RNA sequence: AGAGUUUGAUCCUGGCUCAGGAUGAAUGCUGGCGGCGUGCCUAACACAUGCAAGUCGAACGAGAUUUUAUAUUUAAAGCUUCGGUGGAGAAUAUUUAAUUUAGUGGCAAACGGGUGAGUAAUACAUAAGUAAUCUACCUUUAAGUCUGGGAUAGCCUUAUGAAAAUGAGAUUAAUACCGGAUAUAUACUUUUUUCGCAUGAAAUAAGUAGAAAGUUUUUCGCUUAAAGAUGAGCUUAUGCCUGAUUAACUAGUUGGUAAGGUAAAGGCUUACCAAGGUUAUGAUCAGUAGCUGGUCUGAGAGGAUGGUCAGCCACACUGGAACUGAGAUACGGUCCAGACUCCUACGGGAGGCAGCAGUGAGGAAUAUUGCGCAAUGGGGGCAACCCUGACGCAGCGACGCCGCGUGAGUGACGAAGUCUUUCGGGAUGUAAAGCUCUGUCAAGAGAGAUAAUUAUGACAGUAUCUCUAAGGGAAGCCCUGGCUAAUUACGUGCCAGCAGCCGCGGUAAUACGUAAGGGGCUAGCAUUAUCCGGAUUUAUUGGGCAUAAAGAGUACGUAGGUGGCGAUCUAAGUUAGAUGUUAAAUCCUUAAGCUUAACUUAAGUCCGCAUUUAAUACUGGAUCGCUAGAGGUUAGAAGAGGAAAGCGGAACUCACGGUGUAGCGGUGGAAUGCGUAGAUAUCGUGAGGAACACCAGUUGCGAAGGCGGCUUUCUGGUCUAAUUCUGACAUUGUGGUACGAAAGCGUGGGGAGCGAACGGGAUUAGAUACCCCGGUAGUCCACGCCGUAAACGUUGUUCACUAGGUGUAGGAAGUAUCGACCCUUUCUGUGCCAAAGAUAAUUCGUUAAGUGAACCGCCUGGGAAGUACGACCGCAAGGUUAAAACUCAAAGGAAUUGACGGGGGCCCGCACAAGCAGUGGAGCAUGUGGUUUAAUUCGACGAUACACGAAGAACCUUACCAGGGUUUGACAUCUGCAGAAUUUUCUAGAAAUAGAAAAGUGCCCGCAAGGGAAUUGCAAGACAGGUGGUGCAUGGCUGUCGUCAGCUCGUGUCGUGAGAUGUUGGGUUAAGUCCCGCAACGAGCGCAACCCUUAUUCUGUGUUGCCAGCACUAACGGUGGGAACUCACAGAAGACUGCCUGUGUAAAGCAGGAGGAAGGUGAGGAUGACGUCAAGUCAUCAUGCCCCUUACACCCUGGGCUACACACAUGCUACAAUGGCUGGUACAAAAGGUUGCGAUACUGCAAAGAGGAGCUAAUCCUUCAAAACCAGUCUAAGCACGGAUUGUAGUCUGCAACUCGACUACAUGAAGUUGGAAUUGCUAGUAAACGCAUAUCAGCUAUGUUGCGUUGAAUACGUUCUCGGGCCUUGUACACACCGCCCGUCACACCAUGAGAGUUGGUAGCACCCGAAGCCAAUGAUUUAACCCUUUUGGGAGAUAGUUGUCUAAGGUGAGAUCAGCGAUUGGGGUGAAGUCGUAACAAGGUA
Repeated sequence: AGAGUUUGAUCCUGGCUCAGGAUGAAUGCUGGCGGCGUGCCUAACACAUGCAAGUCGAACGAGAUUUUAUAUUUAAAGCUUCGGUGGAGAAUAUUUAAUUUAGUGGCAAACGGGUGAGUAAUACAUAAGUAAUCUACCUUUAAGUCUGGGAUAGCCUUAUGAAAAUGAGAUUAAUACCGGAUAUAUACUUUUUUCGCAUGAAAUAAGUAGAAAGUUUUUCGCUUAAAGAUGAGCUUAUGCCUGAUUAACUAGUUGGUAAGGUAAAGGCUUACCAAGGUUAUGAUCAGUAGCUGGUCUGAGAGGAUGGUCAGCCACACUGGAACUGAGAUACGGUCCAGACUCCUACGGGAGGCAGCAGUGAGGAAUAUUGCGCAAUGGGGGCAACCCUGACGCAGCGACGCCGCGUGAGUGACGAAGUCUUUCGGGAUGUAAAGCUCUGUCAAGAGAGAUAAUUAUGACAGUAUCUCUAAGGGAAGCCCUGGCUAAUUACGUGCCAGCAGCCGCGGUAAUACGUAAGGGGCUAGCAUUAUCCGGAUUUAUUGGGCAUAAAGAGUACGUAGGUGGCGAUCUAAGUUAGAUGUUAAAUCCUUAAGCUUAACUUAAGUCCGCAUUUAAUACUGGAUCGCUAGAGGUUAGAAGAGGAAAGCGGAACUCACGGUGUAGCGGUGGAAUGCGUAGAUAUCGUGAGGAACACCAGUUGCGAAGGCGGCUUUCUGGUCUAAUUCUGACAUUGUGGUACGAAAGCGUGGGGAGCGAACGGGAUUAGAUACCCCGGUAGUCCACGCCGUAAACGUUGUUCACUAGGUGUAGGAAGUAUCGACCCUUUCUGUGCCAAAGAUAAUUCGUUAAGUGAACCGCCUGGGAAGUACGACCGCAAGGUUAAAACUCAAAGGAAUUGACGGGGGCCCGCACAAGCAGUGGAGCAUGUGGUUUAAUUCGACGAUACACGAAGAACCUUACCAGGGUUUGACAUCUGCAGAAUUUUCUAGAAAUAGAAAAGUGCCCGCAAGGGAAUUGCAAGACAGGUGGUGCAUGGCUGUCGUCAGCUCGUGUCGUGAGAUGUUGGGUUAAGUCCCGCAACGAGCGCAACCCUUAUUCUGUGUUGCCAGCACUAACGGUGGGAACUCACAGAAGACUGCCUGUGUAAAGCAGGAGGAAGGUGAGGAUGACGUCAAGUCAUCAUGCCCCUUACACCCUGGGCUACACACAUGCUACAAUGGCUGGUACAAAAGGUUGCGAUACUGCAAAGAGGAGCUAAUCCUUCAAAACCAGUCUAAGCACGGAUUGUAGUCUGCAACUCGACUACAUGAAGUUGGAAUUGCUAGUAAACGCAUAUCAGCUAUGUUGCGUUGAAUACGUUCUCGGGCCUUGUACACACCGCCCGUCACACCAUGAGAGUUGGUAGCACCCGAAGCCAAUGAUUUAACCCUUUUGGGAGAUAGUUGUCUAAGGUGAGAUCAGCGAUUGGGGUGAAGUCGUAACAAGGUA
């Protein structure tokens, strides 16, 4: 940094897709170790169990346990002289010390931890303010801590209850509670002074009010006041998502006064007064969302995001409420309502994991009911200490980042295996094995830290170190057609499948699956999802709008934006400096610590915002001026500019009258229609409505729409010239307003012509059209709507600048002239060409699409769709605004080359025309289709298949069918054994074949044994064999366009490019043949020529050919002879527009002529450019791959290819007199012949037989050519035409003529009397007619094919038309190229969506009802320890149960709104290899 994908190719526009990075991820395959991080994104769903907030006995009384001491009572063992002694121990009372516990009390519980539901602003971020505030614990300072009092929990007694819990009585303490004293500082009220812009601040004097708690050895506490620190409250500015198909919202609402309330300003609340406040710079409403530091990406600007860590906010089952307190409207507190769960004795109670673990559920998906308070931090305490799922650690997960390893060296022209192969080899591959070596990680053994400063270690016997042994325990995943690095084989056969895009797969798949190889990354690798990037594809940086998407139909003008010259002031923007802030972490830079890295630590940097100081060029603001922008004045000018009124002539129609008679009208051709009731035509008169010929012009005017006879009135704008006036008054213009063709709508007129709808006639397969005859709305007028057009220059308005040339319209000036023209300059409009420049190109080019400035509108892939829904406008028709689901990988612009056109121009061809003869009708022959069959083998199918492969199917051929056989094979090569080869006979059989017998012993080498060549048999396998498939895998060959004149290349030039040029143009030619011209110059393949035959002459040679003259012969070139002629074979000559005339451009050439056998390529042949048709052929041959291998191979017999209702194609014979028949007389060419041609004479009516002269061929034979000609006959008929068919008898070939041959004779004697639509060949020795011959071949189906000669015409005006072709040009939506492309309805399937009687649910508000708990207020007849008065059965102050009221959650009712789901039916839309009907569009697309 780009790439793929629209096209036959190109450039552009434009979308889609890919390569990169990232993640709290998930899924698939795989998995060695360690470090550091990280882990419910879904159900703010429900939660079992345990733990997560306590602590203080140095506040208090009490209980329990232990303990010290003393006293009293009692008393065991032991010792006893049994008298006692002894006193362990026990109990009671008092007391000492300690531990512990429920309760009163204090502090904490508002922190820490979790989550992101709500919230679009009472949030958050940044910067300020608080002269409008509070702040426990902590720190500092100052002062104080005096004196009294009454209760109460607990304990005890008792009552209720299942429980939770609660009531009553008695009794008790305090750092609990209360009264009083004191207080200069505190608070309040008032006085005075000073300061401040001000609300106010500080001081000052008087009055009033207000504190305390003890305990101890100290300490620690408590109270008051001031200050600090910390934390919090409130306020302001700026920033902060989407929707206008949400445009208006708001009554405590905005402000004021007063009062209340709060820590505190404030409508925060209440009363009164005013009527304000917010909003297009987006209010309100709806949807979505915690915000930020940051994170990801990006070159950046930006875009996306907000998990972990950190700051702020909000929440704690849902909703509401307060209490306590310094602090809460309180996650592990209270009360109430609701939902849910649990317990219950049914009466009533309990609960809240979005704390840590964990469970269920949901989900693609996310961990242990672990250890410890050792560290850090927090709460309580004087402390010891206690608590702490905060935290520190460990566990699980490749979830991420980082590091390491799975060994290293050596080792073959290269093992085995595997894959592949052209079978030679190649690859895997130094890879392995083998040899040598090392020891990271893991394993085992031993030692063993820092982190703690005196102690204390959960982690942990961990990190780390040492030793031992051994290559042992440790590699996968994806890809391999292009993008994109990396290829082969097999399998499969549009199947199975792949695919991110293009696309791959229909029998040779580098794209599917497997294998081998290769490529990439690596303890991971792929996929999926999401974000950014690429995408300049929303464009500030950094895009566009003539034709690709896109300029509003036009103007006026509001807000807004932008704005001429000079001066002064200001300092908002702007520029520079300083200060504050920008939390920490992160990023970046530089260092440091873990062995390195990740990770961690330290230092530095940091946009922005605010304050302040300075500068004043530019912009803004204020003021004063100016005249170049703009506007006004005067004088002229042109004009289809607008509105109204009046007038005019031509044409048309109608009416009346005249003349006049049979048609008129209309069309491609007709018909409907009009007309003898008198039309059309023509003349006259009258009426009516509409439009204004010529002038008329890429002329004029207007903002656009638009405006056209003439006159008048009213009126808008423009241009020119000249001075002067105003003094920036300008420009653009969201919303708004006005105008706005045609059609259409409303009301009332009018209505000649034209003319939707409609009727009729035609056309047509149909014709709801095009054409014709009629004809209503409408077109016209007035008034009012509509508000759209390809409203187009597809080009918004304004201003400035940037070569020209040439028309035209309206002015002015100069010059010239007597004057008018002319000429020059200039202003304004309107056209064409063109430079620079621009553009994808076309093209634009002072009338810009060039270069710049200002403002507005609009675009962001195609379709769905300018559609649905909603809203606004409209009488309606409809208009304006304007989506989505779904679907495709394109849609599109310009230009290029072809192809095509019922486009144009030029030209050619037996293409038409002019002619001749046919085909199509009949019979037969042959081929094909179809049908039939055991088989009717296969191929060829428009032209370019069909007398074609087949130059010849009775067997063979033969490939088909039936039956009978063979299996290394009928044929080739190799190995072994045996036999020479070979020939003959017999038996069985349809034959193939099988069996048997006989004869025979060769050639070469070698002394011999033996070996070799050739050949046969047997055996085994390699292999043979295949007319089996694929002509769409191929070679070769062939057909066709077409013997048409074309097809290309090199260099140069032009074009961004595909490409163009050359090859086009003017002539000419059969021809891209030649000439001229030309940004082209040359060249190649084709054309032509060279080749063959033929037409003329000459030369040479004359046998088998020839015979003029001579001779012989009955006759015959038969013979002698001749070499003249014909002819044959060779070789030459000849024809070149060479010559003349004309024409043409002094050309090429053309026309005519001469000469010549031949004249303009003389005639014919061979010769077939680049290419097209996936044309034909795998069955000529060759050949890849596939298939068969006791058969799809091979052999044999018989059958079939010859069938037969029918259809087509190609031919033959005819239909007759230009003829048939009979008889006679003539004249060819070419070809063939020894397995052959076969003569004369003989036999037979004939086919033919018999026979065998001659011939290996200019010698002999096929071989008598036939039409023709001469005579005769037939006489117009199904005949003496025609010969099919059938019968009988024969001949020939052949092993064999039944299926299934040809020929002969006799007999038979069908259709057919010249052929519908249609269609073929041919331009001269041609058509037509006539016969002859060859190949194939035993014979033949040949009437075919290929050749040969004989006789021998007619016609061509010409290129309008048909067909085909060539060149140029034009249009194109075609490129498989018109047999193209393509549209719409209908039918079927699927998909999403609109409407829909309704129905279900959610959300937010409104009105009303009800109203829990609670605060506040009132009341308070209930109750009442502290204070006061009385001394009392008391009263008062104060408090209080209860009640009432305001507010109010949930709930209920109602009418609406809004958003979703479902919905019979219905509308259109989209998609879908082969459905139906037509053919609308693309060419003049057949009616542009």